[in-house]
RNA sequence: GCCCCGAUGGUGAAACGGAUAUCACAACAGUCUUCGGAACUGUAGGUCCAAGUUCGAUUCUUGGUCGGGGCA
Numbered sequence: 001g002c003c004c005c006g007a008u009g010g011u012g013a014a015a016c017g018g019a020u021a022u023c024a025c026a027a028c029a030g031u032c033u034u035c036g037g038a039a040c041u042g043u044a045g046g047u048c049c050a051a052g053u054u055c056g057a058u059u060c061u062u063g064g065u066c067g068g069g070g071c072a
Base pairs, nucleotide, nucleotide: 001071002070003069004068005067006066007065010025011024012023013022018055027043028042029041030040031039048064049063050062051061052060
């Protein structure tokens, strides 16, 4: 330099182009408990960036950033 894959709450993962973006763990609050833990209930928190296509984009297209891999 070229090619391929990936980027989604704090972490790990889901999500035919149809939307209130889902789940687990973690965090916080409450119930329970002598206290704590466990258990149960609830709360907050997210699509890497910029354009484009579309009635509608996490998803498709282009460029970029970062990470991983391959070729030279």
Molecule: transfer RNA
Organism: Minisyncoccota bacterium